[in-house]
């Protein structure tokens, strides 16, 4: 010097899943409490009322259809959902919004016969998984300058 690996500190993303403070404490970790962020039950009025085992329902973006066939895996569509650093769209500069094409990736879990909506109440969580390269184009917005 170059190739490919792995692991890691900072950055980065998904996802409500984060920050503070106090204590036990050498770190880890627990315990405890506040912000915020997210869920669920729960009146009136509205809504439903012919359904009741073909049970029903909830959180998530993640459901619903067609096809084959080995009868539960596969592929294909539709509809939702993220992701594309950095640099550009009058400007020396800081901060960020939205659109439209391409390109890739996208579910699993609970409750347990039972819940519509739903003020005031009551009540629960703050997890886990990624990641060393990455398109192009177009309207902006805030502070400043000019």
């Nucleotide at each position: 010097c170059u190739a490919c690996a792995a692991a890691a500190u900072c950055g980065g993303u998904c996802u409500a899943a984060u920050u503070c403070c106090g204590g036990a404490u050498g770190c880890a970790u627990c315990c405890g409490g506040a912000a915020a962020c997210g869920g669920a039950g729960g009146a009136a009025c509205c809504a439903a009322u012919c359904a009741a085992u073909u049970g029903g329902g909830g959180u998530u973006a993640a459901u619903c259809c067609u096809u084959a066939c080995u009868u539960g895996u596969a592929a294909g569509g539709a509809g939702g959902g993220a992701u594309g650093a950095g640099a550009g769209u009058a400007c020396a500069c800081u901060c960020u919004u939205u659109c439209g094409c391409c390109a890739u990736c996208c579910u699993a879990c609970c409750c347990g016969u039972c819940a519509g909506c739903u003020a005031a109440c009551u009540u629960c969580g703050u997890c886990g998984a990624c990641u060393a390269a990455a398109g192009c184009g177009a309207a902006g917005g805030a502070g400043g300058u000019c």
This is a predicted structure of a 146-nucleotide RNA (c-di-AMP riboswitch aptamer (ydaO/yuaA leader)) from Aneurinibacillus terranovensis DSM 18919. The coordinates come from a structure-prediction model, not an experiment, and the mean pLDDT is 76.